[in-house]
RNA sequence: GCAGAGUAGAUGACCGUGCGUUAAGUGCUGUCGGGACGGGGAGUUGCCUGACAGACGAAGGAUUUUCCCGCGGUUCGGCCGUCGCAUCCCGCUGC
Numbered sequence: 001g002c003a004g005a006g007u008a009g010a011u012g013a014c015c016g017u018g019c020g021u022u023a024a025g026u027g028c029u030g031u032c033g034g035g036a037c038g039g040g041g042a043g044u045u046g047c048c049u050g051a052c053a054g055a056c057g058a059a060g061g062a063u064u065u066u067c068c069c070g071c072g073g074u075u076c077g078g079c080c081g082u083c084g085c086a087u088c089c090c091g092c093u094g095c
Base pairs, nucleotide, nucleotide: 001095002094003093004092009083010082011081012080014078015077016076018074019072020071021070028054029053030052031051032050033049034048035047039090040089041088042087060069061068
């Protein structure tokens, strides 16, 4: 000098599980906070997230009830796949 590896995390299918269906949740906007971002350092107008506020908004069926069949950009877990350091400096592996 050239090439490459690796994280947190994000996301999709499947399986399990819970919640809602008396509408919470999800998604969107705003304000004020918090957090994380390859092995080390720095780190954004990007990412994740808490509280509050605002706008929007739904699929029930059956049943004596539970169970059950559905529905929800629904929770959590497992598993497989995909993407993946914003960026800068250093390091690591091969040549």